[in-house]
């Protein structure tokens, strides 16, 4: 040097989190690089650090690998900062209480207070209005079983006369309708009415005492509890500068078996 055939390796890596430590599912960043099973209150392992099974390629331009670079995470600080908090302050509003410092109001034509009277309220009785029965006047009103009168007509007598009695007329009875006196009853959220008993906190009034306040609309202070993120304070996504740290791809000095033939 050329052939074959074996083996070691290679068929993704990284960050936070976990974790005694590794690893892997799960999450992210890169990349584009087998295939089945199990695997988050999990599975496997022990600086040789995933288990279990299968396939591919194999000493190579395809394994290992320095410099070099710089995606992405993730720690500390610093600036900026939506946001959140009123059970961390403070400050505004507006409300209810409380005081009386100012204003006003009202008082020596007499304050607050103490005494007392009456109004007013609540029941009862009695008197007087209203209203409504009864009753008293006028009108209607009885086919017949209410009165009187009874034409006409009937009956009865020799007559003279008698007898009953429709309509009609007039009154009258239940009843209806209007009006309305005394008197009787009945009823009321009837009345500046009387008389008794009760109430009498607060309102109105009067007189006696008393001698200088009294009120609490408004301004102010104090108490309270509500409501406003308004400011100050504390937190903080996320963004951004620095610094530490782990670092994908990319990059490639260097390095790297073993058997047999020829």
């Nucleotide at each position: 040097u050329c052939g074959u055939g074996c083996u070691a390796g290679a068929c993704g890596g990284g960050g936070a989190a976990c974790u005694a430590g590794c690893g892997g599912u799960g999450c992210c960043c890169u990349g584009a690089a087998c295939c089945c099973g199990a695997g988050a209150u999990c599975c496997g392992c022990u600086g040789u650090a995933g288990c279990g099974g299968g396939g591919u390629u194999g000493a190579u331009u395809u394994c290992c690998g320095a410099a070099u670079a710089g995606a992405g995470g993730u720690u500390u600080u610093g600036c900026u900062a939506a946001c959140u908090g009123u059970u961390a302050c403070u400050g505004c509003u507006a409300c209810a209480g409380u005081u009386a410092a100012g204003u006003g109001g009202u008082g020596a034509u007499g304050a607050a207070g103490g005494u007392u009277g009456g109004a007013u309220c609540u029941u009862g009785c009695g008197c007087g209005g209203c209203a409504g029965a009864u009753g008293g006047c006028u009108a209607u009103g009885a086919a017949a079983c209410c009165c009187g009168u009874c034409a006409g007509g009937u009956c009865u007598g020799g007559a003279a006369g008698g007898a009953a009695g429709c309509a009609g007329c007039g009154g009258u009875a239940a009843a209806u309708a209007g009006u309305u006196a005394a008197a009787u009853u009945u009823g009321g959220g009837u009345g500046c009415c009387g008389c008794a008993a009760g109430a009498u906190u607060a309102c109105c009034u009067g007189a006696c005492u008393g001698g200088a306040g009294c009120u609490a609309a408004c301004u102010g202070a104090c108490u309270g509890g509500a409501g406003c993120a308004a400011g100050u304070c504390a937190g903080a996504a996320g963004g951004u500068a620095a610094u530490a740290u782990c670092g994908a791809c990319a990059g490639g000095a260097g390095g790297u078996g073993c058997a047999c033939g020829g």